The RNA shown here (transfer RNA) has 68 nucleotides and comes from Coemansia sp. RSA 1933. The source organism's lineage runs through Eukaryota, Opisthokonta, Fungi, Kickxellomycotina and Coemansia. Its mean pLDDT, the model's own confidence on a scale to 100, is 85.
RNA sequence: CUUUAGCUCAGUGGGAGAGCGUGCGACUGAAGAUCGUACGGUCCCGUGUUCGAUCCACGGAAGCCCCA
Numbered sequence: 001c002u003u004u005a006g007c008u009c010a011g012u013g014g015g016a017g018a019g020c021g022u023g024c025g026a027c028u029g030a031a032g033a034u035c036g037u038a039c040g041g042u043c044c045c046g047u048g049u050u051c052g053a054u055c056c057a058c059g060g061a062a063g064c065c066c067c068a
Base pairs, nucleotide, nucleotide: 001063002062003061006020007019008018009017014051021039022038023037024036025035026034044060045059046058047057048056
């Protein structure tokens, strides 16, 4: 410094999201591409602050980088 969907990542206090992926459908002789739709989340864990926490504070875990 990072930790949010199967993967890559947005999201600085009130609705959890995008692309890719996967399933189904449209299109095609068939497939690919394209289009539509759906699926998919204990937001790393715990405590606290707050009317309200992915977001703030404290403690912890894992990973990466640097210094000695």